[in-house]
Context: one part of a larger RNA
RNA sequence: UCAUUGUUAAGGAACUCUGCAAAAUGACCCCGUAACUUCGGGAUAAGGGGUGCCUGCGCGAGCAGGUCACAGAAAAGAGGCCCAAGCAACUGUUUACCAAAAACACAGGUCUCUGCUAAAUCGAAAGAUGACGUAUAGGGGCUGACACCUGCCCGGUGCCGGAAGGUUAAGAGGAGAAGUGAGAGCUUUGAAUUGAAGCCCCGGUAAACGGCGGCCGUAACUAUAACGGUCCUAAGGUAGCGAAAUUCCUUGUCGGGUAAGUUCCGACCCGCACGAAUGGCGUAAUGAUUUGGGCGCUGUCUCAACAGUGAACUCG
Numbered sequence: 001u002c003a004u005u006g007u008u009a010a011g012g013a014a015c016u017c018u019g020c021a022a023a024a025u026g027a028c029c030c031c032g033u034a035a036c037u038u039c040g041g042g043a044u045a046a047g048g049g050g051u052g053c054c055u056g057c058g059c060g061a062g063c064a065g066g067u068c069a070c071a072g073a074a075a076a077g078a079g080g081c082c083c084a085a086g087c088a089a090c091u092g093u094u095u096a097c098c099a100a101a102a103a104c105a106c107a108g109g110u111c112u113c114u115g116c117u118a119a120a121u122c123g124a125a126a127g128a129u130g131a132c133g134u135a136u137a138g139g140g141g142c143u144g145a146c147a148c149c150u151g152c153c154c155g156g157u158g159c160c161g162g163a164a165g166g167u168u169a170a171g172a173g174g175a176g177a178a179g180u181g182a183g184a185g186c187u188u189u190g191a192a193u194u195g196a197a198g199c200c201c202c203g204g205u206a207a208a209c210g211g212c213g214g215c216c217g218u219a220a221c222u223a224u225a226a227c228g229g230u231c232c233u234a235a236g237g238u239a240g241c242g243a244a245a246u247u248c249c250u251u252g253u254c255g256g257g258u259a260a261g262u263u264c265c266g267a268c269c270c271g272c273a274c275g276a277a278u279g280g281c282g283u284a285a286u287g288a289u290u291u292g293g294g295c296g297c298u299g300u301c302u303c304a305a306c307a308g309u310g311a312a313c314u315c316g
Stems, first nucleotide, its partner, number of pairs: 001311008010302002014300001019297001027051005036041001038145001052067006068072001080295007087287002092104002108143007120129003146282001148280002151212003156209002158205005165200003171194002176189005213231005240274001241271001252268005
C1' cells in the first nucleotide's frame, strides 16, 4: 500500500449524483394501531410494555412472593419506519455474460375474418395443425384490472357494398387492304362489333391508416373579449388534464417546505409541440421501480485513530 474484519471521543448526512456503503430494526407474549379503501385490505401500520432463576398455588393459560446480574429473546440466526408524488392495476416475463424497467405478458374491452373439406398456418403435393373443436368456437389487429368516459372529420389512403355507365387483355369477329398467281387459290394484314377482373364512378366505414385552422375589430379607467366581420377546410381539439416521463423561452409566476430549494409538492394556463382504446382522466392494493421530505441510526463525513487476518516487502 492492497484486500478483508472489528472498535471509536464530540457531532450525526455537514458526505455524496444518491444515506451508495455501513449502522440501526429483528423472536415470542400483551396493549394499541391513522388517512384511504375495490370493505378484502392498509397492518407486524405507527407507538408502548414484558421475557432469567427459586418457592408456593393452579388441570392449565397463569398468579403471588422471593432472589442474582451492567445486561435474562444474555451467544448465533430473525422487518428499520413514516409522509408525499410519477409510472405500471396486480402475481408473473425479459436483454444466458454491462439494462429487470415505466418495456413484454396479463384478466377485461373492442374491431375484424371464419358456416366446416371453416378461416388461418406448414407443405410443389399427398397430407398435417386448427380440432377428433363448430360462432358461448377458432384465427388476426389494437387496447390493457376497476370506476367515470371515449367528442368532431369519410376530402386523401385502406377495407366493404354497388345487375347501370366509361375505360380495358387474350379470345371471338371479319368490313376491307396488300403480295403473288392465267385462274381457282395461297400468304399476310385487318375496321366495326363482342369481350372479365381491375381502374374510373356512386355509396358506406375512424376501438380502420389518419386529421382535428388563420386574420381583424369590439364593453362607460385600463386590461381582457362573452360578441361581430372575413378567409380557408373533410372537419377545425369536445370532456378531462396541463411548465407534465410532454414547456423551447425557463431556475415561467404565486404559494408550501429550508436559515438558504435549477429538484419536490399545491396552484395558475401564455399547451414552442396534452387529449380521448398509437386510449383520456382518476384509483385501494402491489413494486429488488423512479422522485422529494422526515424520524431513528450510524466512521458517509468533520478527521481521522487503533486493532485482527491474508497478501505485498526482507531473510530463509